Description
This is a predicted structure of a 114-nucleotide RNA (Glycine riboswitch aptamer) from Roseospira marina. Its Rfam family is "Glycine riboswitch aptamer". Rfam 15.1 lists 9,425 matches to the family in 5,228 species. Its mean pLDDT, the model's own confidence on a scale to 100, is 79.
RNA sequence: ACCGUCCGCGUGGGAGAGACCGGCCGUCAUCCGCCCUGAAGAGGGCGAGGGCGAUCGGCGCCGAAGGAGCAACCGCCCCCGGAAACUCUCAGGCAAAAGGACCGCGCGGACGCG
Numbered sequence: 001a002c003c004g005u006c007c008g009c010g011u012g013g014g015a016g017a018g019a020c021c022g023g024c025c026g027u028c029a030u031c032c033g034c035c036c037u038g039a040a041g042a043g044g045g046c047g048a049g050g051g052c053g054a055u056c057g058g059c060g061c062c063g064a065a066g067g068a069g070c071a072a073c074c075g076c077c078c079c080c081g082g083a084a085a086c087u088c089u090c091a092g093g094c095a096a097a098a099g100g101a102c103c104g105c106g107c108g109g110a111c112g113c114g
Stems, first nucleotide, its partner, number of pairs: 003112011018059001020058004025053004032047006060094003066090001067088003073082003
């Protein structure tokens, strides 16, 4: 050098579960109702409904950021410690987007083999 392990960066892939219900706020355009101005065209305001976003509450659900717990197992017989994609759902998530354990590729660094 090659190869292996770890870390970082870039890149590709990457699952699951209600676009749930209600309140409130903002915004968008349209039709409907009412009001005002006007000669008219039209303009303005309010209300209801609809879409989107944020937030609060409620119920249901998911597990692959993070976190926690136990275990096979490991350190060394005990104590103790470490320990999963298992378990729990605190957190996070349940259209898209974002995120995403993990895997592939490339580059750089450290260590080991040599």